This is a predicted structure of a 71-nucleotide RNA (transfer RNA) from a Patescibacteria group bacterium. Lineage of the source: Bacteria > Bacteria candidate phyla. It was read from a public genome assembly. Model confidence (mean pLDDT): 81 of 100. Rfam family: tRNA. From the family's description: Transfer RNA (tRNA) molecules are approximately 80 nucleotides in length.
[in-house]
RNA sequence: UGCCGGAUGGUGUAACGGUAGCACAACGGUUUCUGGCACCGUUGAUCGGGGUUCGAUUCCCUGUCCGGCAG
Numbered sequence: 001u002g003c004c005g006g007a008u009g010g011u012g013u014a015a016c017g018g019u020a021g022c023a024c025a026a027c028g029g030u031u032u033c034u035g036g037c038a039c040c041g042u043u044g045a046u047c048g049g050g051g052u053u054c055g056a057u058u059c060c061c062u063g064u065c066c067g068g069c070a071g
Base pairs, nucleotide, nucleotide: 001070002069003068004067005066006065007064010024011023012022013021018054026042027041028040029039030038047063048062049061050060051059
């Protein structure tokens, strides 16, 4: 430099173009002498910019970063 793949709460990971879920973590509560376990509840996310569309995490363009391959 070229090609391919990826980027979603703190972490891991889903999502035919149609309410952004799940698990763990965190916080609050119940329980306990205390802690842990268990149970109930709460907070919190789509890499940036633009386009298509009634509607974009998803499709298109471009940029950034990460990984792989080739030279």